[in-house]
Model confidence (mean pLDDT): 82 of 100. Predicted 3D model of a 72-nucleotide RNA (transfer RNA) from Deinococcus arcticus. The source organism's lineage runs through Bacteria, Thermotogati, Deinococcales, Deinococcaceae and Deinococcus. It matches the Rfam family "tRNA". Rfam links the family to the GO term triplet codon-amino acid adaptor activity.
RNA sequence: GGUCCGGUAGCUCAGUGGAAGAGUGCCUGCCUGUCACGCAGGAGGUCGGCGGUUCAAUUCCGUCCCGGACAG
Repeated sequence: GGUCCGGUAGCUCAGUGGAAGAGUGCCUGCCUGUCACGCAGGAGGUCGGCGGUUCAAUUCCGUCCCGGACAG
């Protein structure tokens, strides 16, 4: 260099055109003698970058970057 898979919250992952969710973690309150558990609420996202298509793009197309697999 070629083919394929992946890149979305701190972490592990869903979501495949109408604009982003879960688990876990974090913060606050309640509970408890305290912690943990449990319950309630909250914060946290340029959806890898840049272009294109579209009224509208995490989603479709092109290219580049990063990680992985395969063949050589």